[in-house]
Context: one part of a larger RNA
C1' cells in the first nucleotide's frame, strides 16, 4: 500500500404537529384472577376533557381594570385512547479522539538523603609543626646542620568521573566507542542490610531524582469524564430549492430570534405591470446664506514695515468695508431631476401574494458593474449601499490554458438531423488565403499594460506669404569709397572693449553677421547682377509610426508563420460556432378537461388530450430497492438448496431483479404483514492476510 471482515442518528420516558385506527365523553395505572405460555377478563383510584375572568373575595358566557352603562385586556367548547412518523427534552444519545481532575492501592532491587557493619587507594615528589646537634646571645631568643613525617599539598595508575574533539546515529549501545581530559587520604570511592513516597519524599537547588516514566511516579477505578474544537457517518429515483443581512450575547470560527427554504392548511387578488396623485433636497447645477480662495476698483486706516528724502511727503506692502470679473464646498443652498418611497385606479388569474402550523439550514462569503468612506480616486486592499449580474449550489461555447468577466429563455433523456449567439474563418483548427476604400515600414501589430518628454518618418486637412515682371536652391561675378570711424591701447586696421554708426559712389556692399591674425593680411555672410525655369516657405489640427524601452529558457502573438497582411481604420456579403432555438422520438412533475374501474363515498388508481416545467450544495417533502428475523399464506430442492465464478442473454429511470453455464453439496424462496444489531470508500479507523 492493496484485499477481506468488522465499523456511527439507537433505546427508554415525557411533550408538541400530522397521519391513521377505536369511542363519541375518552381511557384504564397499580395490582387481581384465569392461562404451560401467548395472552385474556377485572380493577374509575386516577388523567385529560366538559367555561372562562380575576392576586383573591366573587362573578359567569362572560369577567377584570374602571366612578363609568366608556374604552381596552382575557375568553365566548369537540375531545380521548393507541399506534406510526419528525422534532424536542432528560439520560453517554450518531460514532472515534485530548490534556487533565478524585479515589485506593504499589514501588527507594534504578537513583536521593541518612543509619548500621565492612572493603580499597601501585608508584614518585615536596618536607609543616616538633625534637635534638653544634654555634652566637646576659636572656629572651637567634643561625646552621641532622631528626621528624603534616597537608580537603604536587606528579600519576586501580577506582571514580565525563572537558574537548571524532566517530555512531534503522548504533555494540533507548547515551556505547576511540583520543584527549579531571579528581586520585578525602566534603573520597565502595559492598551488604535498613530507613524515607506521590501535593508526598529526598535535594551541596539542576524544579534534579523518586525503577529508559516527573513543573507532580506508577497502576486499577470513578468513566462511554468533559471537548462551542478537528476527522469521520454505509442504498435508490422523483419535486422544490436556500444563506453567508439584522439584533442580542464574557460574544465574535459558538448560540437565540427575525429574515431567506420547504411541507401541509386557511385567506383569494390582497402579488405583479402600467398610469395618475404626492412629500422630498440626492445626482446636477448655483453663489440668494454660510464659509473658502484668484484678480481689478474706489474709498478709509492713529503708530508700526521696505525704499527715496533733511523735512513736509510720494511710492510700495499690509488691514477693513462696499462693488465688478472668473470660482469652490460631505457637515453652503436663490434651485433641482432621473429612480424609490406610498396612496389611489385599471390591467393580469399564476408555479402569485399574505397568514397560521411541522421540518430546517444559513448567520466566516467572494468577484464583478454602479455610487460613496479609508488608503496613494495603491492592491486579486479594506468598510459600506444596490428590489444589479455572476460563482457559491451551474454543466455547456467564446476569452491559449482561467469559480465570479462575454454568451445562452441556463445541461428531463436518444439522434453522425437543423438554425444560430458570443467570437471566428492562412495552417495546427470547424468556416473567406473573400469583396471595396484607405493607412502602417516599425514585424509596429496580429487578444496584458506601458508615462511625461522628443521626433524635417509619413498619409490627410486648413491656412499665410513668396512665385514667368522669374520665386527657392545651386553656380559665375560683385561685394566698393571718406576710413586704419573716434576713443582706448604696446597694438586695436569691420570683428579685445568704449562711445557714435554718418555720408558718397552704386545694381548691390553692414563703420559689419561669423572664422581668422600679435595687429595686418586672408575666408565667408547679409546685399545686388547674371545664368536656369516652376513651385518655394512658414504655421495649425488630425491618422498611422519612430526614440524613450535595461532581466533573469532562443521563451515567444497560444504556436507556425504573416506586410502579394494573415496589421490598422471604415462598409459589405457568405460561412463556421453551444448541451440556446428548432425538427425526431420516449420518460417524468403540477394543474385542467374528458373518460374506465374499485370505494369506507371522503377519494383512489389507469388512459387519452392541452399547457407550463424537470442544473443544483446545506436543507425539506415524496415514492422504491436490498439485508437478517418472526406470523400466516404458498412453493423449489441429491434429476442438486445456500453460497461461488462468468463484461456478453432479458426486464426495470434507478437502487435491483430474472434467466443460462460450470463449481459447490444441504438446505432455500415468492406473496401479504410486522420488527430491526438494516447496505460503507475515507475516520493519521480497528482486526487478520498479501
Nucleotide at each position: 500500500g492493496c484485499c477481506a471482515a468488522c465499523g456511527a442518528g439507537u433505546u427508554u420516558a415525557u411533550g408538541u404537529a400530522u397521519g391513521c385506527u377505536g369511542c363519541u365523553g375518552a381511557c384504564u395505572a397499580a395490582g387481581a384472577u384465569c392461562g404451560a405460555g401467548a395472552g385474556a377478563u377485572c380493577g374509575g383510584a386516577g388523567u385529560c376533557a366538559c367555561a372562562g375572568g380575576g392576586a383573591a373575595a366573587c362573578c359567569a358566557a362572560g369577567u377584570c381594570u374602571g366612578a363609568a352603562u366608556a374604552g381596552g385586556g382575557c375568553g365566548u367548547u369537540u375531545g380521548u385512547a393507541g399506534u406510526a412518523u419528525a422534532c424536542a427534552u432528560a439520560a453517554g444519545a450518531c460514532c472515534c479522539g485530548a490534556a487533565g481532575c478524585c479515589g485506593g492501592a504499589u514501588g527507594a532491587g534504578c537513583u536521593u538523603g541518612c543509619c548500621a557493619c565492612g572493603c580499597g587507594c601501585a608508584g614518585g615528589g615536596u618536607g609543616a609543626a616538633g625534637u635534638u646537634a653544634a654555634c652566637c646571645g646576659a636572656a629572651a631568643g637567634g643561625u646552621u646542620g641532622a631528626u621528624g613525617g603534616a597537608g580537603g599539598c604536587c606528579c600519576g595508575a586501580a577506582c571514580c568521573g565525563u572537558u574537548u574533539a571524532g566517530c555512531c546515529g534503522u548504533g555494540c549501545a533507548a547515551a556505547a566507542c576511540u583520543a584527549u581530559c579531571g579528581g586520585a587520604u578525602g566534603a573520597c570511592g565502595u559492598g551488604u542490610g535498613g530507613u524515607a513516597a506521590g501535593g508526598a519524599g529526598u535535594g551541596a537547588u539542576a524544579a534534579g531524582c523518586u525503577a529508559a516514566u516527573c513543573g507532580a511516579a506508577u497502576u486499577c477505578g470513578g468513566u462511554a469524564a468533559u471537548a462551542g474544537c478537528u476527522g469521520g457517518u454505509u442504498c435508490u429515483c422523483u419535486c422544490c430549492g436556500a444563506a453567508a443581512g439584522a439584533a442580542c450575547u464574557u460574544u465574535u470560527g459558538g448560540g437565540u430570534u427575525c429574515g431567506c427554504g420547504u411541507u401541509a392548511g386557511a385567506u383569494g387578488u390582497a402579488c405583479c405591470u402600467u398610469a395618475u396623485u404626492g412629500g422630498g433636497g440626492u445626482a446636477g447645477a448655483g453663489c440668494a446664506c454660510u464659509g473658502g480662495a484668484a484678480g481689478g476698483u474706489u474709498u478709509c486706516g492713529a503708530a508700526c514695515g521696505g525704499g527715496c528724502g533733511a523735512a513736509a511727503g510720494c511710492u510700495c506692502a499690509c488691514g477693513a468695508c462696499a462693488c465688478c470679473u472668473a470660482u469652490c464646498a460631505a457637515a453652503c443652498u436663490c434651485c433641482g431631476a432621473a429612480u424609490a418611497c406610498a396612496a389611489u385606479a385599471a390591467g393580469u388569474c399564476a408555479u402569485u401574494a399574505u397568514c397560521u402550523a411541522g421540518c430546517a439550514g444559513u448567520u466566516a462569503g467572494u468577484c464583478u458593474g454602479u455610487g460613496g468612506g479609508g488608503g496613494c480616486u495603491a492592491a486579486g486592499c479594506u468598510c459600506c449601499a444596490u428590489u444589479g449580474g455572476a460563482c457559491a449550489a451551474a454543466a455547456g461555447g467564446g476569452a491559449a490554458a482561467c469559480a465570479g468577466c462575454c454568451c445562452a429563455a441556463g445541461a428531463u433523456c436518444u439522434c453522425u438531423a437543423u438554425u444560430u449567439a458570443a467570437g471566428g474563418u492562412c495552417c495546427c483548427u470547424a468556416a473567406a488565403u473573400c469583396a471595396a476604400c484607405g493607412u502602417u515600414a516599425a514585424g509596429u501589430g496580429c487578444g496584458c499594460u506601458u508615462a511625461a518628454g522628443g521626433u524635417a518618418g509619413u498619409g490627410a486637412a486648413a491656412u499665410u506669404u513668396c512665385u514667368a515682371u522669374g520665386a527657392c536652391a545651386a553656380u559665375g561675378a560683385g561685394g566698393a569709397u571718406g576710413u586704419a570711424g573716434g576713443c582706448u591701447u604696446a597694438g586695436a586696421a569691420g570683428c579685445a572693449g568704449c562711445c557714435a554708426u554718418c555720408a558718397u559712389u552704386c545694381a548691390a556692399a553692414a563703420a559689419u553677421a561669423g572664422c581668422g591674425u600679435a595687429a595686418c593680411a586672408g575666408c565667408u555672410u547679409a546685399c545686388u547682377c547674371a545664368u536656369c525655369g516652376a513651385g518655394a516657405a512658414g504655421u495649425u489640427u488630425c491618422g498611422c509610426g519612430c526614440c524613450g524601452c535595461a532581466g533573469a529558457u532562443a521563451a515567444u502573438c497560444g504556436g507556425g508563420g504573416c506586410u502579394c497582411a494573415a496589421a490598422c481604420g471604415u462598409u459589405g456579403u457568405a460561412c463556421c460556432g453551444a448541451a440556446a432555438c428548432u425538427g425526431a422520438g420516449g420518460a417524468u412533475u403540477u394543474a385542467a378537461a374528458u373518460u374506465u374501474a374499485c370505494u369506507u363515498c371522503g377519494g383512489u388508481a389507469g388512459a387519452u388530450u392541452u399547457a407550463a416545467g424537470u442544473g443544483g450544495u446545506a436543507g425539506g417533502a415524496g415514492a422504491g430497492u436490498a439485508u437478517u428475523c418472526g406470523c400466516a399464506c404458498u412453493g423449489c430442492g441429491a434429476u442438486g438448496a445456500a453460497g461461488g465464478u462468468g463484461a456478453a442473454g432479458g426486464g426495470g429511470u434507478g437502487a435491483c431483479c430474472c434467466a443460462c453455464a460450470c463449481u459447490g453439496g444441504a438446505g432455500c424462496g415468492c406473496u401479504g404483514c410486522g420488527a430491526a444489531g438494516u447496505a460503507a470508500g475515507a475516520a493519521u479507523g480497528u482486526u487478520g492476510g498479501c
This is a predicted structure of a 690-nucleotide part of an RNA (large-subunit ribosomal RNA, domain II) from an uncultured bacterium. Its Rfam family is "Bacterial large subunit ribosomal RNA". Gene Ontology terms of the family: ribosome and structural constituent of ribosome. The coordinates come from a structure-prediction model, not an experiment, and the mean pLDDT is 82.